A computed fold for a 521-nucleotide part of an RNA from an uncultured bacterium, annotated as small-subunit ribosomal RNA, 5' domain.
Context: one part of a larger RNA
């Protein structure tokens, strides 16, 4: 100097930012991922209609709409948090003749015709509950044959080029296999197959990455080949065999510490620590293992299994995971609201309205940090009184300080007026256009918030503390104590005149902040 700090004494006001470093410890409660009715049977509740009534109601998917159900997307994003992990994890540079890629964008060609089932609805049934079985019936863009079809796969034929090497290209040709979903207000939104693109992933691989040699020797899938499986793809990635390989003082193998970086602190600089807010990457989600579904996980708020743990239980059997957001408890010197809103920004979804978003956006709390503002300004000498201190009828100092004049109102307080942040979307009207879609007008939507901000009144009114003064180091008397009681970063101080104890008046420094602890340079 600097800090995510904490503790003391003290606090007036605002902008910015920050805010469990400890126990990756357990967690009550509520929210944090839903959407589409323009995919579908449908109608549980709500309105509307019609019909109907004994006037109390009943019937009807007829209508907007829609609980539950089937389907579609999305839930691999976005949010946490730093357990592992010394490694191709992470930064940097190449490379893939060894790959994938949902939504998106542009091209081409296609969208024939068929069947079988299930949820749910209904009946029954078991269970305490969690949930579950039986039978009957029904739909789809949900399921499955079938036709047709290539620059797609697979096998092959001919010809020409290029590469180190597996190999790679360009022309031309056989043969076998694979596909689709429809809705519609007729305006559109959709499916399927190719190719190429844009994004996003995967994987190799130089170099760079902390501390012990008081860790020297390590290794059987180990180290190559081969076959064959497996991946999107390479690979001992797995497997079965043959071989005997690999790695190490340029530090292997073991230990122990640690999430990387971009940066951050602090240096003149080399450098040293450090990786908290912000962003990029990787881990992990109660300990631990697995695989499903899917373009994308081996998946925080899915699934199964073990395991500790909490909870219900009719004792048979269940049911969970705040390292999301707020809050609880406990650990600790220590760390905030069980707040608001989807307005804006941005995700899902959906043709749109919309609907969801503890993403954001905002408010709250905390001097935690940086900035910035005030606590008055000019004049005033009888150098008032008090205090303090001396050579004591006196003088020095506090100190222009204050009393008194004049002025001023930032800020507090009151009252009044009040935003930008809104661009768009969306309604309506119009204008150009063949459509699709641009364009004009006007009205619609603000959590923040009656906040920022302005004006207006009165009136110094509403605001100063904290550490030090023996050298280091700015700034000194006096009185108390008497090697005590005490102070101290280091030297050191105190045993009767203590500038170093502790009070007092002065001073000194910083100021809504001082100061002490701890850490770094």
């Nucleotide at each position: 100097g600097a800090u995510g700090a904490a503790c003391g004494c003290u606090a007036g006001c605002g902008g910015c930012a920050g805010g469990c470093u400890u126990a990756a410890c357990a967690c009550a409660u509520g929210c944090a991922a839903g959407u589409c009715g323009a995919g579908g049977g449908g109608c549980a509740g709500c309105a509307a209609c019609a019909c109907u009534u004994u006037c109390g109601g009943g019937u009807g998917g007829u209508u907007g709409g829609c609980g539950a159900c089937c389907g579609g997307c999305a839930a691999a994003c976005g949010g946490g948090u730093g357990c592992g992990g010394a490694a191709c994890a992470c930064g940097u540079a190449c490379a893939c003749a060894a790959u994938c890629u949902g939504c998106c964008u542009u091209u081409g060609u296609c969208u024939g015709g068929g069947g079988g089932a299930u949820a749910g609805c209904c009946c029954g049934g078991a269970g305490a509950a969690a949930u579950c079985c039986g039978g009957a019936u029904u739909a789809a863009c949900a399921c499955c044959g079938c036709a047709u079809a290539a620059u797609a796969u697979g096998c092959u034929g001919a010809g020409g080029g290029g590469g180190c090497a597996u190999c790679u290209u360009c022309u031309u040709g056989g043969u076998a296999u694979u596909a689709a979903a429809a809705c519609u207000a007729u305006g559109g939104u959709g499916g399927a197959c190719a190719a190429a693109g844009a994004u996003g992933a995967g994987u190799g691989u130089g170099c760079g990455u902390c501390c012990c040699a008081u860790u020297a020797g390590c290794u059987a899938g180990u180290u190559g080949g081969u076959g064959c499986g497996g991946u999107a793809a390479c690979g001992g990635c797995g497997u079965a065999c043959c071989a005997a390989g690999g790695c190490g003082a340029c530090g292997a193998u073991g230990g122990g510490u640690a999430g990387c970086u971009g940066g951050u602190g602090u240096g003149a600089g080399a450098g040293c620590a450090c990786g908290a807010c912000c962003a990029g990457c990787c881990a992990c989600a109660c300990g631990g293992g697995c695989a499903c579904u899917g373009a994308g996980a081996c998946a925080c708020g899915g699934g199964c299994c073990c395991g500790a743990c909490u909870c219900c239980u009719a004792c048979g059997g269940g049911a969970g995971g705040c390292a999301g957001c707020a809050g609880u408890g406990a650990g600790g010197a220590a760390u905030a609201u069980u707040g608001g809103u989807c307005a804006a920004u941005g995700g899902a979804c959906g043709g749109a309205a919309g609907u969801c978003u503890g993403a954001a956006c905002c408010a709250g709390c905390c001097a935690u940090g940086c900035c910035g503002c005030g606590u008055g300004a000019a004049g005033g000498a009888u150098g008032a009184a008090g205090g303090c201190g001396u050579u004591a009828u006196g003088c020095g100092u506090u100190g222009u300080a204050a009393a008194c004049u004049u002025c001023u109102u930032u800020u507090a307080u009151a009252u009044a007026g009040g935003a930008a942040g809104a661009a768009a979307u969306c309604a309506c009207u119009u204008u150009u256009u063949u459509u699709g879609a641009a364009g004009a007008g006007u009205g619609u939507u603000g959590a923040c918030g009656g906040u920022a901000c302005u004006a207006u009144a009165g009136g110094a009114a509403u605001a100063a503390g904290c550490a030090c003064c023996g050298g280091c180091u700015a700034a000194c008397u006096c009185c108390g104590u008497g090697c005590c009681a005490g102070c101290a970063g280091c030297c050191g101080c105190g045993g009767u005149a203590a500038u170093a104890c502790g009070g007092a008046g002065g001073g000194u420094g910083c100021g809504a902040g001082c100061g002490u602890u701890a850490u770094c340079c």
The RNAcentral record of the full RNA draws on ENA and SILVA. Its mean pLDDT, the model's own confidence on a scale to 100, is 84.